This is a predicted structure of a 177-nucleotide RNA (Lysine riboswitch aptamer) from Streptohalobacillus salinus. It was read from a public genome assembly, where an Rfam model found it. Lineage of the source: Bacteria > Bacillati > Caryophanales > Bacillaceae > Streptohalobacillus. The model forms 100% of the base pairs in the Rfam consensus.

This record gives sequence, C1' cells and structure tokens, in this order.
RNA sequence: CGAUGAGAUAGAGGCGCAGUUUAAAAAAAGUAGUGAUUGUGAGUUAGGUCAGAUGUUGAUCAAUCAUGAAAGGGUUAAAUUGCCGAAGCAUGACCAUGGACCAAAUGGUAGUGCUGGUAUGCAGCUGAAUAAGCGUCAUACUGUCAUGACUUUAAAACGUGAUGGGCUGUUGAUCGA
Repeated sequence: CGAUGAGAUAGAGGCGCAGUUUAAAAAAAGUAGUGAUUGUGAGUUAGGUCAGAUGUUGAUCAAUCAUGAAAGGGUUAAAUUGCCGAAGCAUGACCAUGGACCAAAUGGUAGUGCUGGUAUGCAGCUGAAUAAGCGUCAUACUGUCAUGACUUUAAAACGUGAUGGGCUGUUGAUCGA
C1' cells in the first nucleotide's frame, strides 16, 4: 500500500428517539356508583363452565328525581434518566394478572421479519373520542455513501443508484506486496 470479516471502540443525522417524575387544565361524564319512588317478577354474579355468594323480607332489569367519581389514554409546562436500531410496527412462543379452568384482554421476556430520518395528506386498526398513537400508499424536505456530467483540482448545485448488516474517525486480526 492492497485484500478479507455482521471484529472492537468513539461519533454524526434532527421539528432527534424512548422512559420516569411533578404541576395545571380538558375529556372520560352528568357516565359508573349511591339514595328515593314507580314498574317488572326469578333469577343475578366480566364471554362460557364450575365453586362460592346473593335473591319472593323482591334480587335483576327499566324509567324518573337527587347526588355524583376514578382509572387507562391525551394536551401544555418544568425537571430528569438512558441513548443514535436511538426506536417503532408485525408475528408466533413462553411467563404473569380475577376463586378455579377455557377464551379474550393487558403487561413482560427473548427470538424472527420490516423500516435511514422527519412532515403533510389519507384507506385501515387501537381508542369513549372530532384526542392521541400505529400504519399501507402518495407527496415534500433531509442525513450518509457511491457514481455521471461539468471543472486544472476540490466544493456547491444538477442527474442516477444504494442505504442502518449503512456512513465517519481511531484501532485490532488474518493474508499478500
């Protein structure tokens, strides 16, 4: 100097990513619940089965009146932690959560697959939601690298392609000169 590898380490992108705490104000909601009255009349008890409990001393359900929350989710502000596959989504498996089992739901763990990042529009999904999130597709902006043309060279701008297993710095290993 060249070649090879998912080597190690430190970094960059930007409306940077994710978590935690506090405060405020909404929404949930005039809902759930509670009390009273009236009607109903044998069941009720999270979707199913069971156990237990409860109910003709009137449960359940419905209506009216009175009273009347909270959680999950979100917004704004402040603080703080870990970070740059940060992280997100999908998927099956396993674990945990109600008195037991099944289903479902929620949370977690590691795996696999996809996505370079952001914004906007928007079918769909979650959601009480017109909040918010996820996301196919489309458009725009943007990071990195390679390359084309131009140029004495470089940079910028322009075109094309690739992209997180990427890119930049340092460094280690093996092989060759």

Annotation: Rfam family: Lysine riboswitch aptamer. About the family: Riboswitches are metabolite binding domains within certain messenger RNAs that serve as precision sensors for their corresponding targets.